[in-house]
Molecule: small-subunit ribosomal RNA
Organism: Pseudomonadota bacterium
RNA sequence: GAACUGAAGAGUUUGAUCCUGGCUCAGAACGAACGCUGGCGGCGUGCUUAACACAUGCAAGUCUAACGGGAAAGUUUUCUUCGGAGAAUGAGUACAGUGGCGCACGGGUGAGUAACACGUGGGUAACCUACCCUUCAGUUUGGAAUAACUCUUCGAAAGAGGAGCUAAUACCGGAUACGUUCAUUUCGGCCUCGGCCGGAAUGGAGAAAGACGGCCUCUACUUGUAAGCUGUCGCUGAGGGAUGGGCCCGCGCACCAUUAGCUUGUUGGUAGGGUAACGGCCUACCAAGGCUACGAUGGUUAGCUGGUCUGAGAGGAUGAUCAGCCACACUGGUACUGGAACACGGACCAGACUCCUACGGGAGGCAGCAGUGGGGAAUAUUGCGCAAUGGGGGAAACCCUGACGCAGCAACGCCGCGUGAGUGAUGAAGGCCUUCGGGUCGUAAAGCUCUGUCAGAGGGGAAGAAGGUAAUGAGGUUAAUACCCUUGAUUGCUUGACGGUACCCUCAAAGGAAGCACCGGCUAACUCCGUGCCAGCAGCCGCGGUAAUACGGAGGGUGCAAGCGUUGUUCGGAAUCACUGGGCGUAAAGGGCGCGUAGGCGGCCGCCUAAGUCAGAUGUGAAAUCCCACGGCUUAACCGUGGAACUGCAUUUGAAACUGGGUGGCUUGAGUACGGGAGAGGGAAGUGGAAUUCCAGGUGUAGAGGUGAAAUUCGUAGAUAUCUGGAGGAACACCAGUGGCGAAGGCGGCUUCCUGGACCGAUACUGACGCUGAGGCGCGAAAGCGUGGGUAGCAAACAGGAUUAGAUACCCUGGUAGUCCACGCUGUAAACGAUGAGUACUAGGUGUUGCGGGUAUUGACCCCUGCGGUGCCGUAGCUAACGCAUUAAGUACUCCGCCUGGGAACUACGGUCGCAAGACUAAAACUCAAAGGAAUUGACGGGGGCCCGCACAAGCGGUGGAGCAUGUGGUUUAAUUCGAAGCAACGCGCAGAACCUUACCUGGACUUGACAUCUGUUGAAUCUCUUGAAAACUUGAGAGUGCCCUUCGGGGAGCGACAAGACAGGUGCUGCAUGGCUGUCGUCAGCUCGUGUCGUGAGAUGUUGGGUUAAGUCCCGCAACGAGCGCAACCCCUGCCUCUAUUUGCCAUCAUUAAGUUGGGCACUAUAGAGGGACUGUCCCGGUCAACGGGGAGGAAGGUGGGGAUGACGUCAAGUCCUCAUGGCCCUUAUGUCCAGGGCUACACACGUGCUACAAUGGCCGAUACAAAGGGUCGCGAACUCGCGAGGGCAAGCCAAUCCCAGAAAAUCGGUCUCAGUUCGGAUUGGAGUCUGCAACUCGACUCCAUGAAGUUGGAAUCGCUAGUAAUCGCGGAUCAGCAUGCCGCGGUGAAUACGUUCCCGGGCCUUGUACACACCGCCCGUCACACCAUGGGAGUCGCUUGUACCAGAAGUCACUGUGCCAACCCGCAAGGGAGGUAGGUGCCCAAGGUAUGGGCGGUAACUGGGGUGAAGUCGUAACAAGGUAGCCGUAGGGGAACCUGCGGCUGGAUCACCUCCUUU
Repeated sequence: GAACUGAAGAGUUUGAUCCUGGCUCAGAACGAACGCUGGCGGCGUGCUUAACACAUGCAAGUCUAACGGGAAAGUUUUCUUCGGAGAAUGAGUACAGUGGCGCACGGGUGAGUAACACGUGGGUAACCUACCCUUCAGUUUGGAAUAACUCUUCGAAAGAGGAGCUAAUACCGGAUACGUUCAUUUCGGCCUCGGCCGGAAUGGAGAAAGACGGCCUCUACUUGUAAGCUGUCGCUGAGGGAUGGGCCCGCGCACCAUUAGCUUGUUGGUAGGGUAACGGCCUACCAAGGCUACGAUGGUUAGCUGGUCUGAGAGGAUGAUCAGCCACACUGGUACUGGAACACGGACCAGACUCCUACGGGAGGCAGCAGUGGGGAAUAUUGCGCAAUGGGGGAAACCCUGACGCAGCAACGCCGCGUGAGUGAUGAAGGCCUUCGGGUCGUAAAGCUCUGUCAGAGGGGAAGAAGGUAAUGAGGUUAAUACCCUUGAUUGCUUGACGGUACCCUCAAAGGAAGCACCGGCUAACUCCGUGCCAGCAGCCGCGGUAAUACGGAGGGUGCAAGCGUUGUUCGGAAUCACUGGGCGUAAAGGGCGCGUAGGCGGCCGCCUAAGUCAGAUGUGAAAUCCCACGGCUUAACCGUGGAACUGCAUUUGAAACUGGGUGGCUUGAGUACGGGAGAGGGAAGUGGAAUUCCAGGUGUAGAGGUGAAAUUCGUAGAUAUCUGGAGGAACACCAGUGGCGAAGGCGGCUUCCUGGACCGAUACUGACGCUGAGGCGCGAAAGCGUGGGUAGCAAACAGGAUUAGAUACCCUGGUAGUCCACGCUGUAAACGAUGAGUACUAGGUGUUGCGGGUAUUGACCCCUGCGGUGCCGUAGCUAACGCAUUAAGUACUCCGCCUGGGAACUACGGUCGCAAGACUAAAACUCAAAGGAAUUGACGGGGGCCCGCACAAGCGGUGGAGCAUGUGGUUUAAUUCGAAGCAACGCGCAGAACCUUACCUGGACUUGACAUCUGUUGAAUCUCUUGAAAACUUGAGAGUGCCCUUCGGGGAGCGACAAGACAGGUGCUGCAUGGCUGUCGUCAGCUCGUGUCGUGAGAUGUUGGGUUAAGUCCCGCAACGAGCGCAACCCCUGCCUCUAUUUGCCAUCAUUAAGUUGGGCACUAUAGAGGGACUGUCCCGGUCAACGGGGAGGAAGGUGGGGAUGACGUCAAGUCCUCAUGGCCCUUAUGUCCAGGGCUACACACGUGCUACAAUGGCCGAUACAAAGGGUCGCGAACUCGCGAGGGCAAGCCAAUCCCAGAAAAUCGGUCUCAGUUCGGAUUGGAGUCUGCAACUCGACUCCAUGAAGUUGGAAUCGCUAGUAAUCGCGGAUCAGCAUGCCGCGGUGAAUACGUUCCCGGGCCUUGUACACACCGCCCGUCACACCAUGGGAGUCGCUUGUACCAGAAGUCACUGUGCCAACCCGCAAGGGAGGUAGGUGCCCAAGGUAUGGGCGGUAACUGGGGUGAAGUCGUAACAAGGUAGCCGUAGGGGAACCUGCGGCUGGAUCACCUCCUUU
């Protein structure tokens, strides 16, 4: 400082993170369309598709003042035979014709065109320009025709022909010539050296038209006219101007290289023709050129621009309306006229189409304005007017004008306005929600008070008009007061489509005027109901499987608003093609490597130049648009005026730092010469030993070989083994090394020859000679191919043997190509450092290799140091991280290559190369919302390390076999109620189903209900008897009248009955809606937090490490320091002792008894309270002077003494809605309630858990000991008695350290049995009983007698237990009327074994890999089958386009001819001739067309190839962990398939060992 004002992100890959990367959204815009809705006005806009076809009307005419003709109707009038005729007027009008000008403008469209088409800036010294302006000079004299018209012929028509008349500003001669032009001569100026401009002289050529008005000054007749004069408009020649064009050039302006070569008028020259004009524009001849990687040629697409939209900009997209240019006018070709056309509403020809036709012929071209059909998602009236603006003609009036001005239709867009304002709380009714209290719609409504925009009615009412004409005046012209011209002088008359419109006033009236989308996140806005992976939604992520803020409806809310959404398109966001402004180690991306062309880039010091660059000036950059200021419509949109800007181009003047160019120098870049050593660098020839195999011979005998184990195989015809000799091919152990060399691939015995490169040293020379490198050329592992050799070993294919469910594999035995050589081809690899080349700069440390220097030494070392190579570690810096780090992935510069989501696809098609295999180049349709990198935490591994556990091992006893009990599955059934399901369901819920329980089934009943609260009426309650019934229930009768208060009327509490409804009730569903409780990992040692630190972050650290422990127990160390929940301890029982207490317990001493019976006592035992005790305290040793461990002492007990209770953060959507509680849903004369009977107890079978056994460590009989812990009044029940017994009778005692259950059993002692299906075993069955109970049939337990089954120690497999444990023995309790092999407890007797941690299982910690995260019960690959989709090939076929050759050749220009025909001019009296022209003919060119043959593109196609997609298909298991054969790359062969195998390569392989290097000590 008027014209500077501007840049936002989000969702989605993951368990989480960072990055890469795509997809999607929010914004703006539109000539739009569609859906729902719709009050008004202003200003704009409106076939984007079929340049498809068009009915009808209109869109270009005008001039009589250029010319010749020339009506009619009507009116008036005359005549009349009343039929009509004539005249005047109409009227020199209409009309057609000749002629002039216009029709090339205006209007439409965008098909074609990739081009000097357009844009921009120049050139024309290579040009034109009617009408217009201006200047100069003229406008003279003659002539012959011809339309119209008349007559006539042909034709359906369109139209055509013949004869005759006539005019002109139509046509044609002659004259004259200021300019002009041509030729010659000459002068001057300019210049791009080609020419141009101007002047002079001589000679030649070449013009014209009149019309209208007026006048008599001059002349002639003399009225007035004519000659003449004069005015206006024309006409001719020429100069200049203006305007508009033609042509040429620089630069700019699409895609495809899967289009790489194109070109014969092609490129140039000479000559000629042609044009307004240059030019191969055309022709002839000559030469052989011209264009192209800075993209020719070809193909595809497209009108270009100002501008428009978007964007911060740079850009990107676009080219409607408006404006400039171009092109086109049904399609193709052609010319004519004209100043200009190859002409939208002109002509000719050909073609297609439409129409007319008398069939002979004709007519037509809306991409003008309206309009129609058609196409389409889609785009308007067959309107009014020339009033304005503009255009054509005219002297003018005026005429014409679908240009234009207006109106109509359309919310298509932009802008403005309205649909009311104020007040109004019982927060009305109603809707919706509700925790039922209320909340919300909501001051919203109603009501009251106002206002009057729009629409409606009535009234008034513009601007847009400038002109035109008449009269008068002034000025000019002229001889003139005439005519005429001018007038920005006066007056009269007159012109408006819009339109009675805008605008103004009045009236009445809140009255007529609100919708659409959305409400899971992005993204503003939430609840209820319905639905139940259905119906549906969805822009992306994703919602919906019974509690959906995501579907549908409703209420409420949010956002916009006469609109709102959706769809489509463009830009933005997208730095996602990156100029501004990206990348390439692992995400997509470095060419396999070199040499080198073009190109790009380039060291130091001078001088010159001025192309780039910078600055100034000038011209241009149309207008409109954008921007700014001001102004006009009431405002705005819109419009006007002025400015700014148009970032560009050109010309010119200057500057000289940098780049470029020229020139002169320099040595540091680069190179050359000399000396030296190192090396698997390359090629060729020769040569050596070890080993394998084979052959021959010897020795020797039965096996060898091979494997996880085997077999195929070889061997008694003598193998394997061993010795000797020989043959042949291939490869070169040790040395050997992150050692060396090479550009890469790659190179390894030794010797010789030839040869390339690098390095070091010291001098000399050249003087920028350099770097990179598109194309190009060369090299290029392995495999493979061709030809010819060779072939010992190895070894794709193949064969056999194994393994396996299978095994086209892994393993084994054989074995061919091949591996080797020569020559040729191929040209690819994980050709990798996944890291292009070059130069410079930027801390170090430490190895190694080559060469050199210093010091030193006898010497080898060692040490210091320079240059070149090759490793490791590491600072700064960089990086998404991992990592890189003077050998960069750091900091910079130069050049090349490459990338742009995943898949399809290292593919198809096309092209190039190849003998082939194949290589190189390289898409699309379609499909997905991801694919991916690095790192993190987990989980997992047929990865590793450490450790623990009855985990294995060592032992003992079981289960699995039998019979029975019990639970489950299955089956059955009217029902066999339900739940529990690997461990962690199955003697579990059930601590006890005959009825009850009970939830199930059958049947019978009830409906405010069996149970709770409330209301009303009534009665107390209750009890007894009675009818029917299986019972529930029901019928009838009787008794009975209580408690509290009272004003004595009554009321209240409780209970019963009846009635009505609110409600009850549900073991109905959902444990995946839940609470609570429980199981499990697991009594495993873990799980976390605060602060700090590290990391972009998820996270890490702490918690890892070294030790140690039962333990994250403790110690030490440590960027950690602390803390919490767990561990341990605190609690209980038990083991030792002490104290206190002493009945119901105890009894040492005293007394007593049958007896601790009693007295007595409380010492002991015991009981039950309080204490003590054990803590690695102590000693020795080990250990880090530690924690701790080992051993010892003492002690009742020793390293947690034993046992119990106690269960961290969490996992399993674990279990339970049938314990209880509870949301939602469902039932409500039933899914509720009551009752009887049945069922849960079934039984071919399968499994789990147990009991009892199979016997002699035993059975049976007899005798005799010793517990603990419990229970008992609806109970335990002694003694006595009866019964063989279960049990019965009578009954004492006990509310229990008192009485009872209660006898413990195994054991011990004695006897018997003697190895048997038994004196084992007791199932099953028969009979007889007992007990409980209303009731033992289905369906109890027990007793006695009889019966006497299976079973002789249990397959595969599997369980428990480490000490008072296992095993074994009995006892008690809960539940319970009764019922125990189960469960919970109690004590008695009482072992064996543990070397140890390789293995199985489970767990903990650390580490590693991972493509897993629903976490290995994971993930995931390919064939096959089915459905759908797009696509490649394909015998062909159809269409479009294009090339070549030939045929053909309309119209037309041009050329030639022109015997037919011809007025103007010439000759001639004439006839006629000449000049000139013309019909016709011929020729060149050429459109359509035809024939033949190619190329390209597209459609379609039997069949065929792969690809993609698709909840639950088939086969396998390839990959991810060492993925169970490490994987992958290239190549070759094979195979249902993933794949397998060979050869070479890579690490993007785990694990173990070794070597080397580095860091620290």